Description:
The RNA shown here (transfer RNA) has 74 nucleotides and comes from a Patescibacteria group bacterium. The prediction has a mean pLDDT of 82. Rfam family: tRNA.

RNA sequence: GCCCCCGUAGCUCAAUGGAUUAGAGCGGUCCCGUCCUAAGGGAAAGACUGAGGGUUCGAGUCCUUCCGGGGGCA
Numbered sequence: 001g002c003c004c005c006c007g008u009a010g011c012u013c014a015a016u017g018g019a020u021u022a023g024a025g026c027g028g029u030c031c032c033g034u035c036c037u038a039a040g041g042g043a044a045a046g047a048c049u050g051a052g053g054g055u056u057c058g059a060g061u062c063c064u065u066c067c068g069g070g071g072g073c074a
Base pairs, nucleotide, nucleotide: 001073002072003071004070005069006068007067010026011025012024013023029043030042031041032040050066051065052064053063054062
């Protein structure tokens, strides 16, 4: 320098032939539980999807430019 893949809750991942209100597990919080703690049970909260632009009635998903990470070739 060229090519490919990835980037979504605090962490690990879903959702990609474009349309429920972007879900789950773990973690944290509150409640129950217990003499206390733990196990176990319940509830609520938390990301508008790496950043910008574009296409579209509608974008996490398509196009594009950057940024970050990983891999391959030279």